[in-house]
Context: one part of a larger RNA
RNA sequence: GCCGGCGACUUAUAGGCAGUGGCCUGGUUAAGGUUUUUCCGGAGCCGUAGCGAAAGCAAGUCAAAAUAAGGCGAAUGUCACUGUUUAUGGACCCGAACCCGGGUGAUCUAUCCAUGACCAGGGUGAAGCUUGGGUGAAGCCAAGUGGAGGUCCGAACCGACUGAUGUUGAAAAAUCAGCGGAUGAGUUGUGGUUAGGGGUGAAAUGCCACUCGAACUCGGAGCUAGCUGGUUCUCCCCGAAAUGCGUUGAGGCGCAGCGGUUAACUAAACUACUUAGGGGUAAAGCACUGUUUCGGUGCGGGCUGCGAAAGCGGUACCAAAUCGAUGCAAACUCUGAAUACUAUGUAUAGACUUAGGUUAGCCAGUGAGACGGUGGGGGAUAAGCUCCAUCGUCAAAAGGGAAACAGCCCAGAUCACCAGCUAAGGCCCCUAAAUGGCCGCUCAGUGGAAAAGGAGGUGAGAGUGCAAAGACAGCCAGGAGGUUUGCCUAGAAGCAGCCAUCCUUAAAAGAGUGCGUAAUAGCUCACUGAUCGAGCGCUCUUGCGCCGAAGAUGAAUGGGACUAAGCGGUCUGCCGAGGCUGUGAGAUAUCUACUAAAGGUAUCGGUAGGGGAGCGUUCCGCGUUAGGUAGAAGCAUCAGUGAAAACAGGUGUGGACGAAGCGGAAGUGAGAAUGUCGGC
Numbered sequence: 001g002c003c004g005g006c007g008a009c010u011u012a013u014a015g016g017c018a019g020u021g022g023c024c025u026g027g028u029u030a031a032g033g034u035u036u037u038u039c040c041g042g043a044g045c046c047g048u049a050g051c052g053a054a055a056g057c058a059a060g061u062c063a064a065a066a067u068a069a070g071g072c073g074a075a076u077g078u079c080a081c082u083g084u085u086u087a088u089g090g091a092c093c094c095g096a097a098c099c100c101g102g103g104u105g106a107u108c109u110a111u112c113c114a115u116g117a118c119c120a121g122g123g124u125g126a127a128g129c130u131u132g133g134g135u136g137a138a139g140c141c142a143a144g145u146g147g148a149g150g151u152c153c154g155a156a157c158c159g160a161c162u163g164a165u166g167u168u169g170a171a172a173a174a175u176c177a178g179c180g181g182a183u184g185a186g187u188u189g190u191g192g193u194u195a196g197g198g199g200u201g202a203a204a205u206g207c208c209a210c211u212c213g214a215a216c217u218c219g220g221a222g223c224u225a226g227c228u229g230g231u232u233c234u235c236c237c238c239g240a241a242a243u244g245c246g247u248u249g250a251g252g253c254g255c256a257g258c259g260g261u262u263a264a265c266u267a268a269a270c271u272a273c274u275u276a277g278g279g280g281u282a283a284a285g286c287a288c289u290g291u292u293u294c295g296g297u298g299c300g301g302g303c304u305g306c307g308a309a310a311g312c313g314g315u316a317c318c319a320a321a322u323c324g325a326u327g328c329a330a331a332c333u334c335u336g337a338a339u340a341c342u343a344u345g346u347a348u349a350g351a352c353u354u355a356g357g358u359u360a361g362c363c364a365g366u367g368a369g370a371c372g373g374u375g376g377g378g379g380a381u382a383a384g385c386u387c388c389a390u391c392g393u394c395a396a397a398a399g400g401g402a403a404a405c406a407g408c409c410c411a412g413a414u415c416a417c418c419a420g421c422u423a424a425g426g427c428c429c430c431u432a433a434a435u436g437g438c439c440g441c442u443c444a445g446u447g448g449a450a451a452a453g454g455a456g457g458u459g460a461g462a463g464u465g466c467a468a469a470g471a472c473a474g475c476c477a478g479g480a481g482g483u484u485u486g487c488c489u490a491g492a493a494g495c496a497g498c499c500a501u502c503c504u505u506a507a508a509a510g511a512g513u514g515c516g517u518a519a520u521a522g523c524u525c526a527c528u529g530a531u532c533g534a535g536c537g538c539u540c541u542u543g544c545g546c547c548g549a550a551g552a553u554g555a556a557u558g559g560g561a562c563u564a565a566g567c568g569g570u571c572u573g574c575c576g577a578g579g580c581u582g583u584g585a586g587a588u589a590u591c592u593a594c595u596a597a598a599g600g601u602a603u604c605g606g607u608a609g610g611g612g613a614g615c616g617u618u619c620c621g622c623g624u625u626a627g628g629u630a631g632a633a634g635c636a637u638c639a640g641u642g643a644a645a646a647c648a649g650g651u652g653u654g655g656a657c658g659a660a661g662c663g664g665a666a667g668u669g670a671g672a673a674u675g676u677c678g679g680c
Stems, first nucleotide, its partner, number of pairs: 001680006011089013026046003032040002050057002060072003092230002095227001099220006110194001112192007119184001121153003124149001128145006157181003161178005196212001198208003205214001233614006243256005257366002259363008271347003275343003283335001284333002289329003293325005300318002302315005369394010399410003414585004419581003425575003428560003434572001436571006447562001453547002457544010474531001476529003480504003486498002510525001514523002586604007615669001617666006627657001634653005640647002
């Protein structure tokens, strides 16, 4: 891991509610008794009257001055059984870590006690002593002797610093190679001591039998678990919530909200329009409250003039207030929508009547929500972010589309069909359906990701200027004189700079547009003529494109491929779903009609959850049942029936029990619980 068995809402008592039954001349007994399956027992309980705190009064009563007004009342059951639910008990099952009590452990290990045992070999050479030297005598010096030491090197022995191997090991701590101590606070045998709120500890919370921040074992004990996991047959009907308030509350609970079911009552619900309403949002505005820019007037101040002061003046400074113009506001409003909400009426349509609402009883679940659109707060007008409001979907919703894709688009699956029509989305091939029609645009593979910004890309529109008295562009020619204007300057001659910027000749030509020179010179432009011969220049709006454009494996039009099979407009077809229709079948509710069928209408996705109807297992009663060695149960297989759980039949095997039906009682249904036992 698989297969097989076992494996979880039970039981008692007491309440609530529903159903069924008995009695209602109200119902009923408990303990107990008895002639024992019947009877007795009425103590008690519920009901028959309420109100008041009570005395008490009573169909009333309380309060009150009250005969007013008001509160609560003016009545109808009870006893069983069954179901469901609540409470109390282990209370659906499995699951702690712990706490407490009684015991068992020092054969491991820690300390200590008693009694024994062990430590190859080698080095170093303390004290003391002896001899010699030396001294007045000593201290002292030398040689020898001697054999001290938590002394040195190093086996046994004890330990465990490093590395490797091993890591389903040879081993639940080892092996190999090195390593430390090795006469000592040494090592070790045997026997004994100390016990868990404790012992022992050269102290690490270490050790106390592979267990130690409190051993092990049995018991309290099925501790408790607002937590996790699991919870076993079928079909039918309805069908949520993830919100508010409170909570030592936040993953729990209580009440409300939303669901189911039973009944009563009501006449609504939805859509459209009409009518009548209130509002202070969006927008807008500046009349208030604030804020804000410019201008006019300029209270007051600053600076400044005159003056001894008082005071009188000035002001390109600041500036109150006011006037004119311009803005801003969630906590501003002189104004003010759309929606939404409340209510009347009318219509679809009272549809051959099922949808809504209210109240009451009973039974719940939910109280982690997610994304998308819209209006906002927080954040950075960040987040698959977070918090509200409102709508949708998912949750609890399958089907078609979006390549794939809970929350997007279309659409809500009772069942069957090798029938039809459509939605979103599509129609070149993969791939069902147009290589469809017409009019435009795009050349960028744009389409098939992006900004500020940039550009004689290209289409459309608007305005304006020039142009056959010849525009624009090109080419040819002129582009002069006073004059090198004046000033300045070394120089300044159109062209360093400053001022001025005239006149003449002319078709035209600036006291000069740029290059250039030391300054001149030179080139060029403006301007003009000739040539040429038809449009040219500028501005704005707009469609589609271009650049801007760098990422980590090679690569995201779904791919092939496409110049349309891209984009915009328009037209006609077709494809396309479990939608709608057709045909057939079933179920639920209700109506007609009436008693069992038929017809009408509506409905039949579904998690938590509520309600309804059934199937099967074991045992018991009817029951010494029908049946059964001419073959029961069980098992295997074949082919059937039913909407399902399931049921009946044939054949084989098997070798003795055992259906169906009507009832009763439960150890009553297995795929999950790191379930449990067995097998492989």
A computed fold for a 680-nucleotide part of an RNA from Netrium digitus, annotated as large-subunit ribosomal RNA, domain II. The gene name in the source record is rrl.